[in-house]
RNA sequence: GCCCCGGUAGCUCAGUGGAUAGAGCGUCCGCCUCCUAAGCGGAAGGUCCCACGUUCGAAUCGUGGUCGGGGCG
Numbered sequence: 001g002c003c004c005c006g007g008u009a010g011c012u013c014a015g016u017g018g019a020u021a022g023a024g025c026g027u028c029c030g031c032c033u034c035c036u037a038a039g040c041g042g043a044a045g046g047u048c049c050c051a052c053g054u055u056c057g058a059a060u061c062g063u064g065g066u067c068g069g070g071g072c073g
Base pairs, nucleotide, nucleotide: 001072002071003070004069005068006067007066010025011024012023013022018056027043028042029041030040031039049065050064051063052062053061
């Protein structure tokens, strides 16, 4: 230098055009218990890496940028 994959909640990830973006773990509150753990119920937490474009509508498609990983030279 060229090519490929990835960036979504504190962490690990799902979601590949449609309405208020989800799960598990974690955190907080409550129930239960003599107490703790476990179990059960609830809540908070997101500019979906950035910009522009396409579209009635974009986390999702296109272009550029950026960060991380891999391959080739």

The RNA shown here (transfer RNA) has 73 nucleotides and comes from a Chromatiales bacterium. It matches the Rfam family "tRNA". Rfam links the family to the GO term triplet codon-amino acid adaptor activity. It is annotated as a transfer RNA. Lineage of the source: Bacteria > Pseudomonadati > Pseudomonadota > Gammaproteobacteria > Chromatiales. The coordinates come from a structure-prediction model, not an experiment, and the mean pLDDT is 81. RNAcentral holds the sequence, with entries from ENA.